The RNA shown here (transfer RNA) has 84 nucleotides and comes from Oscillospiraceae bacterium UBA3851.
Model confidence (mean pLDDT): 81 of 100.
Its Rfam family is "tRNA". The family's RNA type in Rfam is transfer RNA.
Lineage of the source: Bacteria > Bacillota > Clostridia > Eubacteriales > Oscillospiraceae.
The sequence was found in a public genome assembly.

């Protein structure tokens, strides 16, 4: 340089036909249980505002395309990998 993957909550990875984001896990957090803990079971768990019922944001960063965009399209970052 040039060509290919990858990037989603605190984490590991789902959601490719473009239609409710975070399915399942792990960790947290509250609760049962215990003399107390451990294991186990229930419940909760993406931010910001709000007494609340709601609202608004959120898929590396920035734009476009749609009646919607993790998804397609363009520019850039970062990290692996290949070729020179």
């Nucleotide at each position: 340089g040039c060509c290919g993957g990858u990037g989603u909550g605190u984490u590991g990875g789902a959601a490719u036909u473009g239609g409710c984001a975070g399915a399942c896990g792990a960790g947290g957090u509250g609760g049962a249980c215990u003399c107390a803990a451990a294991a186990u079971c229930c419940a909760u768990u993406g931010g910001u505002g709000g007494c609340g019922a709601c609202a608004c944001c959120g898929u590396g960063c920035g734009g476009g395309u749609u009646c919607g965009a993790c998804c397609c399209c363009c520019g850039c970052c970062a990290c692996c990998g290949g070729c020179a």